[in-house]
Notes:
Predicted 3D model of a 476-nucleotide part of an RNA (small-subunit ribosomal RNA, 3' major domain) from Pontibacterium sinense. It was read from a public genome assembly. Lineage of the source: Bacteria > Pseudomonadota > Oceanospirillales > Oceanospirillaceae > Pontibacterium.
Context: one part of a larger RNA
RNA sequence: UGACGGGGGCCCGCACAAGCGGUGGAGCAUGUGGUUUAAUUCGACGCAACGCGAAGAACCUUACCAACUCUUGACAUCCUGCGAACUUGCUAGAGAUAGCUUGGUGCCUUCGGGAACGCAGUGACAGGUGCUGCAUGGCUGUCGUCAGCUCGUGUUGUGAAAUGUUGGGUUAAGUCCCGUAACGAGCGCAACCCUUGUCCUUAUUUGCCAGCACUUCGGGUGGGAACUCUAAGGAGACUGCCGGUGACAAACCGGAGGAAGGUGGGGACGACGUCAAGUCAUCAUGGCCCUUACGAGUUGGGCUACACACGUGCUACAAUGGCCGGUACAGAGGGCCGCAAACCAGCGAUGGUAAGCUAAUCUCAGAAAACCGGUCGUAGUCCGGAUCGCAGUCUGCAACUCGACUGCGUGAAGUCGGAAUCGCUAGUAAUCGCGAAUCAGAAUGUCGCGGUGAAUACGUUCCCGGGCCUUGUACA
Numbered sequence: 001u002g003a004c005g006g007g008g009g010c011c012c013g014c015a016c017a018a019g020c021g022g023u024g025g026a027g028c029a030u031g032u033g034g035u036u037u038a039a040u041u042c043g044a045c046g047c048a049a050c051g052c053g054a055a056g057a058a059c060c061u062u063a064c065c066a067a068c069u070c071u072u073g074a075c076a077u078c079c080u081g082c083g084a085a086c087u088u089g090c091u092a093g094a095g096a097u098a099g100c101u102u103g104g105u106g107c108c109u110u111c112g113g114g115a116a117c118g119c120a121g122u123g124a125c126a127g128g129u130g131c132u133g134c135a136u137g138g139c140u141g142u143c144g145u146c147a148g149c150u151c152g153u154g155u156u157g158u159g160a161a162a163u164g165u166u167g168g169g170u171u172a173a174g175u176c177c178c179g180u181a182a183c184g185a186g187c188g189c190a191a192c193c194c195u196u197g198u199c200c201u202u203a204u205u206u207g208c209c210a211g212c213a214c215u216u217c218g219g220g221u222g223g224g225a226a227c228u229c230u231a232a233g234g235a236g237a238c239u240g241c242c243g244g245u246g247a248c249a250a251a252c253c254g255g256a257g258g259a260a261g262g263u264g265g266g267g268a269c270g271a272c273g274u275c276a277a278g279u280c281a282u283c284a285u286g287g288c289c290c291u292u293a294c295g296a297g298u299u300g301g302g303c304u305a306c307a308c309a310c311g312u313g314c315u316a317c318a319a320u321g322g323c324c325g326g327u328a329c330a331g332a333g334g335g336c337c338g339c340a341a342a343c344c345a346g347c348g349a350u351g352g353u354a355a356g357c358u359a360a361u362c363u364c365a366g367a368a369a370a371c372c373g374g375u376c377g378u379a380g381u382c383c384g385g386a387u388c389g390c391a392g393u394c395u396g397c398a399a400c401u402c403g404a405c406u407g408c409g410u411g412a413a414g415u416c417g418g419a420a421u422c423g424c425u426a427g428u429a430a431u432c433g434c435g436a437a438u439c440a441g442a443a444u445g446u447c448g449c450g451g452u453g454a455a456u457a458c459g460u461u462c463c464c465g466g467g468c469c470u471u472g473u474a475c476a
Stems, first nucleotide, its partner, number of pairs: 001476002003473003007470007015460002019424005026315008034306002042053002064301007073125001077124002079121005086103001089100004107114002127290002130288003136284002138279003141275001143273001148187006154163003167178003193267004198235006208224002212222003238261001241255005317417001321376006333364003338357002343352003383414001388409007430452007
C1' cells in the first nucleotide's frame, strides 16, 4: 500500500421489511446429471452451466455408431496425357458406385495451340468439428450502469509510498459547493444519439371525413385539407420563476404555470481491472498429433433410450369458474420459392377453384380477456385434461424408430402443494390474446406487440451484495 475481520461509523440496492403472484406436491414440455447403449456426437457446471451454444436433430443438418466404399482425395494451386462441356437409356447394388450405351462436336486461334470443363496419372500438397481457451487473437459473461480508476507538475517522507481522491455539506453520481500543500488533467458519471409523452409548420395518397352534394348506406362516389394518422423540420423543461430552509454556497422542501418538473418514462452506451471465467466446435491462429486415415462418400441407426435425481416452463386442481349463444374494441409485424379474399365440399384439420396484392391499396386477420343472455350448483363434477384405441388431414423422396394437426371414443394424476425458495415499486406485477425470426413440416421456447390493470413500502435492527472513511492483523 492492499486484502481480510462473526471491528466501528456513514450510505445505497426488490437486500430485508410491507404487499401481490409464483416455484417446491400433480400431469406434460424442455434442458441437465446419472444409468443404459454399437452410438446415445461435442461444449457449458455456484451466483455468472442446466427452454444455454441450438433463430427450430425424420433424411440433410451431424460432428456419433454399424456396414459398404475411396485414397492427390468431397475442396485449392501447379504439371503431363486423353477427351469439348454436357446428355439419353439399360443392368447390378441399400446406396455411394461400377459396367454397357444414345445424342453432341461448341468458343478463341499467329493453325503450333489456348480458355472453360471432364477423365486418368505423377508428386508437391489437400483435409482433420483431432488435442491444448493454462500458448493466443477476436468476441462474450461477471462484479456493475457500481462510482469509481489514474496521471503530470509541485510538496511531504531515508524509503515503500503519501498528498491530490481526505474534511464540512450535497447528489442517482469523484454530482456540485465550501474548505484545503496542493494546482491541474485524463478514462468513467452526466450530456450529445434513438424512442415515447404536448404543440406548431410543411406534405395530402393507398390513409382521414368536419362542413356540402349524390348514394346501392359501404368514405362507396364527387369533393375537402379541418381532424386522425403518416414523416420531415421546429418549439418545449433550464431548478428558468416565486416562497421557505441552508453558510450570502452547492443544494433541498413547497408552490405557480405547464402535455410533461427537478435524470419526465424506456433504450443504446459498460472506466482501470477481477475471475489463468467462457469459447481452438462461428472464425482466425502458435505448438503437438493423424495422412489407404483421426481425411472423404453412402445406406441405415443414434443425438428422441429410462429404475431414478435436479433446473426452467406449460396446463390444472375450478363458480372472480367451465360450457353454449350474441356482441365490441388493439398494436406491432410478415407476404411472389409468397400472403391468399370470396364461393363450393367437408363436423373439422383441410381440399377444390380463384379475385387481389412486390402492399398505409390486397392479404395473413376471427384479437382474446371484457360485456349481454342462458346453463351447471360444490361433485373428482358439464372441473381437469394425461394416456390409449380407431378414423383422417397436411408437409415432405420418405412421418416405423421419430412430425404437427383434426374428428369420435377413452377420461389418469390433481381438491392449492413440507423444509425451503424466486420475481416484481406503475402502465409495473398479475392476467389476456396477437405477431415475427428460424423454418418444407415441426414451440408450452425465444424476441417483440398491444388489451385489462392492482396491492404495498412503517422503516434500515437483521439476511445478501456494494461504495466511502477509520481501526486491528503473526496474511501478500